[in-house]
Molecule: transfer RNA
Organism: Promethearchaeum sp.
RNA sequence: GCAGGCAUAGCUUAGUUGGUAGAGCGGUCGGCUGUUAACCGGCAGGUCGCAGGUUCGAUCCCUGUUGCCUGCGCCA
Numbered sequence: 001g002c003a004g005g006c007a008u009a010g011c012u013u014a015g016u017u018g019g020u021a022g023a024g025c026g027g028u029c030g031g032c033u034g035u036u037a038a039c040c041g042g043c044a045g046g047u048c049g050c051a052g053g054u055u056c057g058a059u060c061c062c063u064g065u066u067g068c069c070u071g072c073g074c075c076a
Stems, first nucleotide, its partner, number of pairs: 001072007010025004019056001027043005049065005
């Protein structure tokens, strides 16, 4: 340099006729308990990497770009 893949909540991640995003753990509040843990219930937490485009509407399609991973190549 070229090609491919990945990026979604604090962490690990799901999400295909494009129709306003979920789970587990963690956090927090409450219940239960003599207390803790465990267990049960509620709540908060997301510019879906970034910038554009297409569309009535984009996490999803298109272009560019950043970071990471893998393979190939060039110079030495």